Bacterial small signal recognition particle RNA from Gammaproteobacteria bacterium RIFCSPLOWO2_02_47_7, 97 nucleotides, folded computationally. Taxonomically the source falls in Gammaproteobacteria (Bacteria, Pseudomonadati, Pseudomonadota). The sequence is in RNAcentral, with records from ENA. The coordinates come from a structure-prediction model, not an experiment, and the mean pLDDT is 78. It matches the Rfam family "Bacterial small signal recognition particle RNA". The family is grouped with related families in Rfam's "SRP clan". By type it is a non-coding RNA gene.

RNA sequence: UGCCGGCCCCCCCGCGACGCGAAAUUGUGAACCCCGUCAGGCCCGGAAGGGAGCAGCGGUAACGAUGGAAGCGGGUGCCGGGAUAAGGCGGGUAUGG
Numbered sequence: 001u002g003c004c005g006g007c008c009c010c011c012c013c014g015c016g017a018c019g020c021g022a023a024a025u026u027g028u029g030a031a032c033c034c035c036g037u038c039a040g041g042c043c044c045g046g047a048a049g050g051g052a053g054c055a056g057c058g059g060u061a062a063c064g065a066u067g068g069a070a071g072c073g074g075g076u077g078c079c080g081g082g083a084u085a086a087g088g089c090g091g092g093u094a095u096g097g
Base pairs, nucleotide, nucleotide: 001094002093003092004091006089007088008087011082012081013080014079015077016076018073019072020071024066025065026064027063028062034059035058036057037056042051043050044049
């Protein structure tokens, strides 16, 4: 000086982990300003019947926990594959001085 591998850096794809995240499950749950059903009692009615409606019961909003689909994210990974112009590290080989 030439050539050939390896690794790193950089880039792309996949996969994984992590974070966000819908459903679903579950707890609390509107003292009154939520809903339904409303025993008793109350009101109207001569009656039949009707009305408002407390407690209870059921549920909703809201809040918490579990969960974690699709999708998204990056100073993500001792992962797999690709790419690898230039750069870095290290090696082999040929040749010259």